Predicted 3D model of a 353-nucleotide part of an RNA (small-subunit ribosomal RNA, central domain) from an uncultured organism. Rfam family: Bacterial small subunit ribosomal RNA. The full RNA is in RNAcentral, with records from ENA and SILVA. Its mean pLDDT, the model's own confidence on a scale to 100, is 83.
[in-house]
Context: one part of a larger RNA
Formats: sequence, structure tokens, C1' cells
RNA sequence: UUGGGCGUAAAGCGUUCCGAAGGCGGUUAUUCAAGUCUAUGGUUAAAAACCGGAGCUCAACUCCGUGUAUGCUAUGGAUACUGAAUAACUUGAAGGGCAAAGAGGUGGCUGGAACUCUGCAAGUAGGGGUGAAAUCCGUUGAUAUGCAGGGGAACACCAAAAGCGAAGGCAGGCCACUGGGUGCCUCUUGACGCUGCUAGGACGAAAGCGUGGGGAGAGAAUGGGAUUAGAUACCCCAGUAUUCCACGCCCUAAACGAUGAGUGCUUGCUAUUAGACAGCUCAACCCUGUUUAGUGGCGAAGCUAACGCAUUAAGCACUCCGCCUGUAUAGUACGAGCGCAAGCUUAAAACAU
Repeated sequence: UUGGGCGUAAAGCGUUCCGAAGGCGGUUAUUCAAGUCUAUGGUUAAAAACCGGAGCUCAACUCCGUGUAUGCUAUGGAUACUGAAUAACUUGAAGGGCAAAGAGGUGGCUGGAACUCUGCAAGUAGGGGUGAAAUCCGUUGAUAUGCAGGGGAACACCAAAAGCGAAGGCAGGCCACUGGGUGCCUCUUGACGCUGCUAGGACGAAAGCGUGGGGAGAGAAUGGGAUUAGAUACCCCAGUAUUCCACGCCCUAAACGAUGAGUGCUUGCUAUUAGACAGCUCAACCCUGUUUAGUGGCGAAGCUAACGCAUUAAGCACUCCGCCUGUAUAGUACGAGCGCAAGCUUAAAACAU
């Protein structure tokens, strides 16, 4: 290289978008004939190889003959497929109208419970904590109780196997602005599509970093009390960074469905979310059924090493991208790029087995 793979054995980029390049691409007709197929000619040195013979006693070896092979090229022809050009189509795609749903995003305003602090009232000796204790708080009046005020963070019930988002993720309420998807109509455009980098740009939990705020509770580090042979822990009392906000960085996760994106096809049952339609009804609700889009459970064929997956495929196919190739060294060294730093990305080898 051919080939084989990527849920769990090595292997799907964290995610999507714009998407130059590249690859692939719906239906019909006509033309061309570049790819493709075909006929003939030229060329593809000799030797070697293949096939048939001959000669050295055989063989190796040598010689003779025939054509092949592969590529290039010229001319003539074929037109199913690919391609190019032209014309058209509507099912892919996009747009339009109507409708419903949603913790989708950003900004602002606001609510109650709990907690904590402060003040006042009333009240007295304990409180707190644990397996048991102690450190700790309290007669300068704590804890428990009532009232008033301040503060920060998070939003019980509703709540769901529910919903939304590309992923990360998103939840008190209200308002403003705003993104996406879905159903029905089949009105418009007419292939405008899919994928996609080593190119560029955007987003990206938590922790961490910079500047300035904020700081109730929780709480790395740290101090103290216990436990213990020891206890740099588990338990307890405190508690800084942090957690919160604004702006700017960082760019990694078991970033997981450990499952890339797109399209088509392939028995079913059941639950649920958002619609549409039909039946039932005087009419409606409810209910029943059909159907589209999503989200779950169970299972047929099939697949799988098994587990399991099974119309949300890990089944049957096609297109495009990414990635894997024994273990360890190692996601390391060196180099390069990025970063304030922490570090991140890219990424080996020798020795060993």
C1' cells in the first nucleotide's frame, strides 16, 4: 500500500456556525464527446520473463520462433453512465401565510422562605458540638422568644422517565429586546443541496489568572480540639483564597449516548410532549383512532466477541470528514504556536519487553 476497524478491547475532534479549497450530488429532454467503451495504425531498444522448439551425454546454460504484457499517441466509431452546455420540472432545499409549545439567550425591575448581622423588649444559666468529648460562645447577659432594620447568595412546593438549546448548559415572578425548532396550508423560487481542512472566525462546566467591587452561608489553605502507635486525614470549633458581580484572559473535563454529520430503506407493542385531522356529540370538553415532529421503555428480523443495539440502530446501503495500528517510555522530551502565569495545542525517539 491492499485490507481491517473506532458504544465497552487502540480509535468520533468538546460543540456548532460562516464556509474560500476539495470530495459527493434530485427528475426529464436535446446537443457535444472530456472521462468510459471499441476498431485499426505507430511506439514501448536488445537481453531477461511467459509459451513452443533446438544444441552442449542431462541440467544449469545457450540459441531459434511466436505473440503477449503495460503505458503513451494518431485516426475512425459508440453514447448507457459520469462530465460539459442549453431548456424545463418539483419531490430535496429555501421562502411565504396561519398556529401552538418551551428552565433557549441578553438586559432591567421585583417577591417570599431560610440564614446571618445590628438595635430594642422580655428573660436566666447555660448554649453549641460529638460515638463520647474538648477547643469554642455566654452573667460586659448568650441559647430559646418577639419586634424593627441591614446584607448577600440560592430559588422549597409546582417538578415529571417532562421541556428548550449546537454543545457547554438553562428553573422564584414580571417586563423589554432577541435566536432556533415544530405542525398545518402547498402559495412562491426552482437543485439554490450534503460534507468540510492541515485555512480563518465564534462558543465552550468547574477550577485558575488580572483589575475593580461585593462578601450572608459554604469553604481549599491555615490555626485549634479530638481520634490514633502516629493522624500532615476521616469527626468537631474557627477560617483566608474561592464561591457572587462587571470587564478582560485561560480553553481544559468520565466536555459521555464513552456512539461524527447528512440522506434513503427495514415487523411491532407501549408511555409521554407539541400540533393537525377524523369519529363520538345538538355543540363543546372528555374519550377513541389516524398522522407529523420530539423524548423514553420493551422487543422482531438483522447485527455483535459478548454485554447489548434494535425506525432516536450498534440493522441494510451511499456521500463527506476525523481518528486507530502491541505494551512501556509518554500525552513526555525537543522544536513551534498561543498564554500575564498556571499551562494548553501539536508531538517523537533510544534503551526494555